[in-house]
Molecule: transfer RNA
Organism: Bifidobacterium pseudocatenulatum
RNA sequence: GCCUCCCUAGCUCAGUCGGUCAGAGCGGCCACCUCGUAAGCGGCAGGUCACCGGUUCGAAUCCGGUGGGAGGCU
Numbered sequence: 001g002c003c004u005c006c007c008u009a010g011c012u013c014a015g016u017c018g019g020u021c022a023g024a025g026c027g028g029c030c031a032c033c034u035c036g037u038a039a040g041c042g043g044c045a046g047g048u049c050a051c052c053g054g055u056u057c058g059a060a061u062c063c064g065g066u067g068g069g070a071g072g073c074u
Stems, first nucleotide, its partner, number of pairs: 001073007010026004019057001028044003032040001050066005
């Protein structure tokens, strides 16, 4: 230098033939349970879907660019 893939909650990830409100587990907070703790159980909060632009009535999802990461080739 070239090619491919990835970037979604604090962490690990799902969701990508464009459409109803963006989700799960763990973690956090609150309550229940217990003599108390742990465990268990219920609930709540937490997101610019890396960033910029484009297409579209509508984009996490499609297209282009930028940034970061991983792998391969030379």